[in-house]
RNA sequence: GAGAUAUAGCUCAGCUGGGAGAGCAUUUGCUUGACGUGUAAAAGGUCGCAGGUUCGAGUCCUGUUGUCUCC
Numbered sequence: 001g002a003g004a005u006a007u008a009g010c011u012c013a014g015c016u017g018g019g020a021g022a023g024c025a026u027u028u029g030c031u032u033g034a035c036g037u038g039u040a041a042a043a044g045g046u047c048g049c050a051g052g053u054u055c056g057a058g059u060c061c062u063g064u065u066g067u068c069u070c071c
Base pairs, nucleotide, nucleotide: 001070002069003068004067005066006065009024010023011022012021018055026042027041028040029039030038048064049063050062051061052060
């Protein structure tokens, strides 16, 4: 100097700009003599950060920070 990546505690999805989600984990109820398993529900998010465009941004543009790869 170039590219990729950053979204829930963890691993990740999110299509062509409009509802922020899944699995696991956590908490509670049911089930069991108890644990586990099973099952129902709940909680948990400044979408790395700061600006811009737009009626509207996780998504587009600019800058910046961390991590990884290449020269």